[in-house]
C1' cells in the first nucleotide's frame, strides 16, 4: 500500500427501516439506619464525525477519523 472487522450513556451490552434508544454496574439524590454497609425507590446520562438513499436511517450506501486483524506479490 491493498483487503476484511469494529466503533451506542463513565464502563459492559440490547435494539427485523417506523422505540419515549432499552438493561446492568457506577453516579448523584431520598428512604431505611444512631452512623457507615447492604437494602428499597427515584434521577441524570449515549448512536464517532460529515454528506445520500427512504415518508422515516442505530439500522441501508459513500467519505473521514480512530481502534484491531490478514496479507507482502504471484494470477
Nucleotide at each position: 500500500g491493498g483487503c476484511c472487522c469494529c466503533a451506542u450513556c463513565g464502563u459492559c451490552u440490547a435494539a427485523u427501516g417506523g422505540u419515549u434508544a432499552g438493561g446492568a454496574c457506577a453516579u448523584u439524590u431520598c428512604g431505611c439506619u444512631u452512623u457507615c454497609a447492604a437494602u428499597g425507590a427515584a434521577a441524570a446520562a449515549a448512536u464517532a464525525c460529515g454528506g445520500g438513499u427512504u415518508c422515516g436511517a442505530u439500522u441501508c450506501c459513500c467519505g473521514u477519523u480512530g481502534g484491531g486483524g490478514c496479507u507482502a506479490c504471484c494470477a

A computed fold for a 75-nucleotide RNA from a Candidatus Magasanikiibacteriota bacterium, annotated as transfer RNA. It matches the Rfam family "tRNA". Gene Ontology term of the family: triplet codon-amino acid adaptor activity. It is annotated as a transfer RNA. NCBI's taxonomy places the organism under Bacteria, Bacteria candidate phyla, Candidatus Magasanikiibacteriota. Model confidence (mean pLDDT): 81 of 100.